[in-house]
RNA sequence: AAAGUCGGCCAGGCAAUCGCUGGAUACUUGCAGGCAACUGCGGUAUCGGGAGGAAAGUCCGGGCUCCGCAGGGCAGGAUGCCAGUUAACGGCUGGGCGCUAUAAGCCGCAAGGUGAAGGCGACGGAAAGUGCAACAGAAAGCAAACCGCCGAUGGCGCCGCAAGGCGAUCAGGCAAGGGUGAAACGGCGAGGUAAGAGCUCACCGCGGACGUGGUAACACGGACGGCACGGUAAACCCCAUCCGGAGCAAGACCAAAUAGGGAAGCAUGAGGCGUGGCCCACGCUGCUUCCGGGUAGGUUGCUUGAGCCUGUCGGUGACGGCAGGCCUAGAGGAAUGAUUGCCGAACCCCGCAAGGGGGGAACAGAACCCGGCUUAUCGGCCGGCUUUCCAU
Repeated sequence: AAAGUCGGCCAGGCAAUCGCUGGAUACUUGCAGGCAACUGCGGUAUCGGGAGGAAAGUCCGGGCUCCGCAGGGCAGGAUGCCAGUUAACGGCUGGGCGCUAUAAGCCGCAAGGUGAAGGCGACGGAAAGUGCAACAGAAAGCAAACCGCCGAUGGCGCCGCAAGGCGAUCAGGCAAGGGUGAAACGGCGAGGUAAGAGCUCACCGCGGACGUGGUAACACGGACGGCACGGUAAACCCCAUCCGGAGCAAGACCAAAUAGGGAAGCAUGAGGCGUGGCCCACGCUGCUUCCGGGUAGGUUGCUUGAGCCUGUCGGUGACGGCAGGCCUAGAGGAAUGAUUGCCGAACCCCGCAAGGGGGGAACAGAACCCGGCUUAUCGGCCGGCUUUCCAU
C1' cells in the first nucleotide's frame, strides 16, 4: 500500500423569535387560612436544566416494595464443554472441541483447487430404562440376503478300470461388489480363502487403563484390546446446579360528599316489619355526639446511583482497586416543540481535471431504577487482527 474481517465512537451544526415542562430567586391589586408575622394555591419576570443508542420488544438477571422473612419436601421451570468475571444472569471474557467458509494472492488452458484473520454450535449422559426412524430397501437394531460371489463339504449328471476330472447348482456357504436410504454393524491396503470375513497383519479410527503437559475442558505419547458399544435426549427420561410469589396500578401517608359499620348518651310511647297458627316474648326501625375503614382527590415512593468522567495500578481479557472531579429530565390525558435564516455530510448531474449546479439528514421517543440480550437504523470517523506486495 492493497484486500478481507472484527470492534469502538458519533449520529446534523449555529443563531433569532414564539411556546411547553418542572427547579431556584424576586415581585404580586388574585384566592384561601391566620390577631399578626406569615403560610398554601395561583400569576408575572429573570436565571440556569429538559430523551436514546436503542428510551423499543418485555426475552433473561438484579436492586427496591409488599405478601406470616420463605427452613425442608413434592410438583413445575430454567440452565448444561472448562476456567474466570459479576449484585446477579440464560450475559460477558479467555480457553478447549466440533463444523464451516471466503478476499487478495498462488497453482491450473479451463472447470476448479489452495487460501488467514473470521463465522456458527442447547457442546452433560445413548455400556439405567422406555420409545422413535416416513418413503425406499432383503434387512433399521440383533439382525438380515434382492441382484451377486462361491459351491471347498454332502448329494446329482457325465467321463474314467481306478486315483480323479468336468458340469450344473439341490442342500448349503459368504457379505467382497451392486442396488435402497439421512443412516446398513469400523475404513483402507495386503495376506488369506472355494468364495469370503479382524480370520491374520500394517496404517487410520475406536475402547478402557497408563505416562507426560495443562487449574480444567482437553491435547500428545508408546504399549494393550480384534472391534464389542449404530443414530436420536430442541423424545420421555437420568444426573448436576439454580429458582418462594406478586409487582411502582408495588407500597406508605393525608383524606371530602353520599351510603353503610361500631360505641356512648337520650328516647324506650305509639306505629310498622320479621319470627309464629295465636298470645307473650325477642330482633330491627328514631335523635345527638364520637370513632374507625374504604372510595373520589391529594402527597410520597421519584431519581445520589452496583452512577458518570479523567488519571493511575493489577489482569491476556471480561473486570477490579485507588485518587481527583462532576450532579446530568422527573412528567402524570403525560413537557422535551414550532417557525425563519445561515452553514451543511451522504447522494445525483455536468466536467479530462480544477471546479460548478442540484440536494438536504436514519431508526425512533423516557414513565421506579440498573446490568444484559434481541430487534430497528441515513450515513460518517477511528482502531485492532490476518494475508499478500513494495521499500529500508
Description:
This is a predicted structure of a 392-nucleotide RNA (Bacterial RNase P class A) from Azonexaceae bacterium s22. Taxonomically the source falls in Azonexaceae (Bacteria, Pseudomonadati, Pseudomonadota, Betaproteobacteria). The coordinates come from a structure-prediction model, not an experiment, and the mean pLDDT is 78. It matches the Rfam family "Bacterial RNase P class A". Its family is annotated with tRNA processing, dimeric ribonuclease P complex and ribonuclease P activity in the Gene Ontology. It is annotated as a ribozyme.